[in-house]
């Protein structure tokens, strides 16, 4: 010079004029404070806060997490750390527990995809000029296919080979050493149960109520009764079975009781069963928005982040304001001029000079908070890497 990487700020400014929204002040005019975001977006997760549930055992379902150690209200977020993967390197990523529990699954290819022999080798026979062919044995080192042939490579043995054996190496076990701890490291030992795959079924360990501000809490206004059947009780008629009328729904028994079943304990609700009127579109509060809140120095800590002290209060609307127009300026691209450097030129490179045009991201609060994901014109700062050029 150029490139990578990691974090982080900003995302237009000004000025007049006009126009909202809500607080305080005023009797009013009116006057003053405040007034979208790094994501306000998905609605993926975690609480806060409402309201309902029923409580104790047990057992199943349905869902998340999964390596150690912390941080946190809390999480599936974050830090920091091991193991694996990628990178030349800063750095990145990992749906990081189990494959000696079990059941699938590995497509084409290839002989075979878990114990295989197509090509090969090697030995014995029979045949042939001739290991030419051909039958039996032994063989898995070499080829061949393919992500992967089932531990590796170097050797020693062998008819030819093969952990057969041997040394290394990988695998397991067990001692020691270091760490809190995932794990590392070294030493014996053993020819040594084991191909992948569990964002495949599953097991194993831990964890989980339900709905959600349209939650909810007050005021106002407003609200009938019916019809079949049943059960008992009284009465009247009837010889009697019955039939009418009235009133009644008690125990028992039944239903319910937010993921399902037992079990116990409890609470509300009723005889079954049909169909079905009326108010209710308002007002206030939730919501004066004080909060696991924000910002600053300081300590403690590798860090996430905790403490103490200071300051500071920074929308509140319910069809939904926070904006409109003007003029200057900034950024950004792209053309001309000029300045510089290169070159005979043509021209080419730079440029915080001047000048026209054009452009100016993603986007818009709704009870509130902490991540996560995803959008995103551009512009500046810090760090940290050194593969490529050049001095």
């Nucleotide at each position: 010079a150029u490139a990578g990487g990691c974090a982080g700020u900003c995302g237009g400014a000004u000025a007049g004029c006009u126009g909202c929204g809500u607080c305080g002040g005023g009797a009013a005019a009116c006057c003053g404070g405040c007034g979208a975001g790094g994501a306000a977006a998905g609605u993926c997760c975690g609480g806060g806060c409402u309201u309902c549930a029923u409580g104790g055992a047990a057992a199943c379902a349905a869902g998340a997490u999964a390596c150690c150690a912390g941080a946190u209200a809390a999480c599936g977020u974050c830090u920091g750390g091991c193991u694996g993967g990628g990178g030349a390197a800063a750095c990145c990523c990992a749906a990081g527990g189990g494959a000696a529990a079990g059941u699938g699954c590995c497509a084409c290819a290839g002989a075979a995809a878990a114990u295989u022999a197509c090509c090969g080798c090697c030995g014995c026979g029979g045949u042939u000029u001739g290991u030419u062919c051909u039958g039996c044995g032994g063989u898995a080192a070499g080829g061949u296919u393919g992500a992967a042939a089932a531990g590796g490579c170097g050797g020693u043995g062998u008819a030819a080979g093969a952990g057969a054996c041997c040394a290394c190496c990988g695998c397991a076990a067990a001692g020691c050493c270091g760490g809190u701890a995932a794990c590392g490291g070294u030493u014996u030992u053993g020819g040594c149960a084991a191909g992948g795959u569990a964002a495949a079924c599953c097991c194993u360990a831990u964890c989980u109520g339900a709905a959600g501000c349209a939650a909810g809490a007050c005021c106002a206004a407003g609200u009938u009764a019916g019809g079949a059947g049943g059960g008992c009780u009284u009465u009247g008629a009837g010889c009697a079975a019955u039939c009418a009328a009235a009133g009644u729904u008690a125990c028992a028994c039944g239903a319910g009781g937010c993921g399902u079943u037992u079990c116990c304990a409890c609470c509300u609700c009723g005889c079954u069963c049909c169909a079905g009127a009326g108010g209710u579109a308002g007002g206030u509060c939730g919501c004066g928005a004080u909060g696991a809140g924000c910002a600053g120095c300081a300590u403690g800590g590798u860090g996430a982040c905790a403490u103490u002290c200071u300051g500071c209060c920074c929308a509140g609307a319910u069809g939904a304001a926070u904006a409109g127009c003007u003029a200057u300026c900034g950024u950004u691209u792209u053309g001309c001029u000029g300045a510089g450097c290169g070159g005979c030129a043509a021209c080419g490179c730079u440029u915080g000079a001047g000048u026209a045009a054009a452009a100016u991201a993603c986007a818009g609060a709704a009870c509130c908070c902490g991540g996560c994901u995803u959008a995103u014109a551009g512009a500046c700062u810090g760090c940290c890497u050194g593969a490529u050029u050049a001095u």
Molecule: Bacterial RNase P class A
Organism: uncultured Pseudomonadota bacterium